Predicted 3D model of a 386-nucleotide RNA (Bacterial RNase P class A) from an Alphaproteobacteria bacterium. It was read from a public genome assembly, where an Rfam model found it. The model forms 96% of the base pairs in the Rfam consensus.

C1' cells in the first nucleotide's frame, strides 16, 4: 500500500443582529390587574442558564405512587432457559463450555430434558417407526429362438425417492453380502484424573441398542400480586345531582306496603339555609440523582470501593429558534507536483456544493430501530521498501 475483523469517540466552529423558556438581581408601576374562588403576574435592564447518542420504538427489568393483600404451602395462567459470575434487577451485561462459519483476526446460536407419556414427521419413496425390497447383486432348479426368461430362497454392498432410510472409512470374509471379524473414527456404559461448575481427558467394556420435531402438547428447575404521572395529594365556583335543617303547599292525583275492595301509613312539590363528595380550574408531585468528571485500588472483565471535584433543562399549546458573514471537516470537476506493484495513494491550487437521523415531558438501568460526514486504537492476512 491493499483486503478485512474488533472496540471507543464526534455528530459543524467563531462573530454579528433580532427572538423564547426557566432562575437570580435591580429599576418602573399599586388604594394594581384577571379570577367566584383558589391561585397567577406587567414592562425595562443586567447575569446565569437551556435536548440526544439516540430524546425514538415503548420491547424487557427496576425507582416512585396508589389500590389489593395475616403466614407457609400448592393448583391455574404468563416468563425465562448450557455453566460461573455482576447487578437494586432483568430477557440485560461479563467470563468461560458446547455446536456451527471463516486460511486468520473473529463471528453467530430459544444452547435444559426425546430409554415418563401423547402427539406429527407433508411430497417424493417399496418402505417414515414392533423398519422395508422397486431397481439391483447371488446360489440352486427349470426353460431357451443362447439375447434372456420363469419358479423357488439368499441379501442389503451399489443405484432411485427424501430434510430423514437402523453407524462411517478401510481391510479381511463370502456364492452374494452383511459389526459376520478386526483397526480407526463416531454411540453408549463404567473406573479414574482435571475443572466450583457446564464440560474436558486416559482407560476398560459392549458390535450398535436408542432416528427427527419440546418458537408440539408435556416434564424439570427458577421468576412473577393489579395499575400507571392521565400515578397520587392538596385548594377548591357555576349548573345538574345528593344529604340536614326551617318555612309553606298537599289532591279529588300518582307509587309502595304481593294480589282485589276498604281504611290506614310512607313517598312525590315550591322557597331558603348549611353541609359533603365529583368536573371544569389552580398548586404540588417535578428535578442531589443506582448522577457526571477526574484520579487511585480490586478484578481477565461485567462491576465494586476509596478520595477529590461539581450542580447539569423542566415547559403544559408545550423555550432550547431565525437571518447574515467568515471559516471548517468533506464530497464532485479540472489543473500541477510526487510516488506507484500502473489499479490508484499522497500534498498544493481553482471552482461548484456541502453538515444526517431526530427532539426532552415522572425518572433511572437495558434492548432493538434509524442516522450525512469524519476521527482515534488494537488485531489478522497478503504485497513491496530499509
Nucleotide at each position: 500500500c491493499c483486503a478485512g475483523g474488533c472496540g471507543g469517540c464526534c455528530g459543524g466552529a467563531u462573530g454579528g443582529c433580532c427572538g423564547c423558556g426557566c432562575g437570580c438581581g435591580g429599576g418602573c408601576a399599586a388604594u394594581g390587574g384577571g379570577g367566584a374562588a383558589a391561585c397567577c403576574c406587567g414592562u425595562c435592564c443586567g447575569c446565569g442558564u437551556g435536548a440526544g447518542g439516540a430524546a425514538a420504538g415503548u420491547c424487557c427489568g427496576g425507582g416512585c405512587u396508589c389500590c389489593a393483600c395475616g403466614g407457609a404451602a400448592g393448583u391455574a395462567c404468563g416468563g425465562u432457559g448450557c455453566c460461573g459470575g455482576u447487578u437494586a434487577a432483568c430477557g440485560g451485561c461479563c467470563g468461560g463450555c458446547g455446536g456451527g462459519g471463516g486460511a486468520a483476526a473473529c463471528c453467530c446460536c430459544a444452547g435444559g430434558g426425546a430409554a415418563a407419556g401423547u402427539g406429527c414427521c407433508a411430497c417424493a419413496g417399496a418402505a417414515a417407526g414392533c423398519a422395508a425390497a422397486c431397481c439391483g447383486c447371488c446360489c440352486g432348479c427349470c426353460g431357451u429362438c443362447c439375447g434372456c426368461g420363469g419358479c423357488a430362497g439368499g441379501c442389503a454392498a451399489g443405484g432411485g425417492u427424501g430434510a430423514a432410510a437402523g453407524g462411517g472409512u478401510g481391510c479381511g470374509g463370502u456364492a452374494a453380502g452383511a459389526g459376520c471379524g478386526c483397526a480407526c473414527c463416531g454411540c453408549g456404559u463404567c473406573u479414574c484424573c482435571g475443572g466450583c461448575a457446564a464440560c474436558g481427558g486416559c482407560g476398560a467394556c459392549g458390535g450398535c441398542a436408542c432416528g427427527g420435531c419440546a418458537a408440539a402438547c408435556c416434564c424439570c428447575a427458577c421468576c412473577g400480586g393489579g395499575a400507571g404521572c392521565a400515578a397520587g395529594a392538596c385548594c377548591g365556583a357555576g349548573u345538574a345531582g345528593g344529604g340536614a335543617c326551617g318555612g309553606c303547599a298537599c289532591a279529588u292525583g300518582g307509587c309502595g306496603c304481593a294480589c282485589u275492595u276498604c281504611c290506614g301509613c310512607g313517598c312525590c312539590g315550591c322557597c331558603g339555609u348549611c353541609c359533603g363528595g365529583g368536573u371544569g380550574g389552580g398548586u404540588c408531585g417535578c428535578g442531589c440523582g443506582a448522577g457526571g468528571c477526574g484520579u487511585c485500588c480490586g478484578g481477565c472483565g461485567a462491576c465494586g470501593g476509596g478520595c477529590g471535584u461539581c450542580c447539569c433543562a423542566g415547559a403544559u399549546g408545550a423555550a432550547u429558534g431565525g437571518c447574515c458573514a467568515u471559516c471548517c471537516a468533506u464530497c464532485g470537476g479540472c489543473g500541477c507536483g510526487g510516488u506507484u506493484u500502473c489499479g490508484g495513494c499522497c500534498g498544493c491550487g481553482c471552482c461548484g456544493g456541502g453538515g444526517a437521523c431526530a427532539g426532552a415531558a415522572c425518572c433511572c438501568g437495558g434492548c432493538u430501530u434509524a442516522c450525512a460526514g469524519g476521527c482515534c486504537g488494537c488485531c489478522u492476512g497478503g504485497c513491496g521498501c530499509c